[in-house]
RNA sequence: AGAGAUCCCUUGGGGUGCCCGCUGGGGCUGAGAGGCGUUCGCGCCAACCCAUCGAACCUGCUCCGGGUCAUGCCGGCGAAGGGAAGGCGACGAUGAGCGAAU
Numbered sequence: 001a002g003a004g005a006u007c008c009c010u011u012g013g014g015g016u017g018c019c020c021g022c023u024g025g026g027g028c029u030g031a032g033a034g035g036c037g038u039u040c041g042c043g044c045c046a047a048c049c050c051a052u053c054g055a056a057c058c059u060g061c062u063c064c065g066g067g068u069c070a071u072g073c074c075g076g077c078g079a080a081g082g083g084a085a086g087g088c089g090a091c092g093a094u095g096a097g098c099g100a101a102u
Stems, first nucleotide, its partner, number of pairs: 001094001004091001006090002008087003011051004017028004034045004057082003063076004
């Protein structure tokens, strides 16, 4: 000097569904299904996840197959399309130069 995996800091991106009761609430999957406000279009905050090595998330999708009380619940679609970054911070394979010893 430094690829690179991981971590850290800052910044940013994202989703919040289905069913039952309906008085409080309860159940399913998941990392996450939350709270407040609302002019009902959305907005803010928290947690969680993700940030180009990009399946976090969106479109295709009022899709196809399976399964369920029901639902992107599972798989396909998907070597499809899109999609949000910086740090002479930590670690660091490896490499160059100088010096010393032999």

Model confidence (mean pLDDT): 77 of 100. The RNA shown here (TPP riboswitch aptamer (THI element)) has 102 nucleotides and comes from Salinarimonas soli. It matches the Rfam family "TPP riboswitch aptamer (THI element)". Its family is annotated with thiamine pyrophosphate binding in the Gene Ontology. The model forms 91% of the base pairs in the Rfam consensus.